[in-house]
Parts: sequence; C1' cells; structure tokens
RNA sequence: GCCCCGAUAGUUCAAUGGAUAGAAUGCAAGUUUGCGGUACUUGUGAUUCAGGUUCGACUCCUGAUUGGGGCA
Repeated sequence: GCCCCGAUAGUUCAAUGGAUAGAAUGCAAGUUUGCGGUACUUGUGAUUCAGGUUCGACUCCUGAUUGGGGCA
C1' cells in the first nucleotide's frame, strides 16, 4: 500500500428495512434478614462519526476513525 471482518447500556450479547432498540449482568432504591449474602420488586442506562438511498435505516451504499486478521 491492497483486501477481509468487527464497533449497540459500565460489561457480555440480541434485534428479517417497520413495536417505546431488548436480555443477562452491573449499579441505585425498596421488601426480606439480628447484620450481610441469597431471593423478589422498581428504577437506571446504548446504536463510533459524517453524508447518501428509502415513506421508513442498528440493518443497505460511500467516506472517516478505531480494533483485529490476511497478502505484498
């Protein structure tokens, strides 16, 4: 230099172009307990960035950033 794959919640992962983007875990509060832990309830919080296509984009296209892999 060229090619391929990835980027979603604090973390690990879902989501056929159409639902309020879900789950687990974490965190906070509450119930429970003599105190903790466990269990249960409630709350909390995310699509890497900029454009484009479309009635509608996490999803498709282009470029950028970043991580990983391959060729030279």
Description
A computed fold for a 72-nucleotide RNA from a Minisyncoccota bacterium, annotated as transfer RNA. The RNAcentral record of the sequence draws on ENA. The source organism's lineage runs through Bacteria, Bacillati and Minisyncoccota. Model confidence (mean pLDDT): 81 of 100.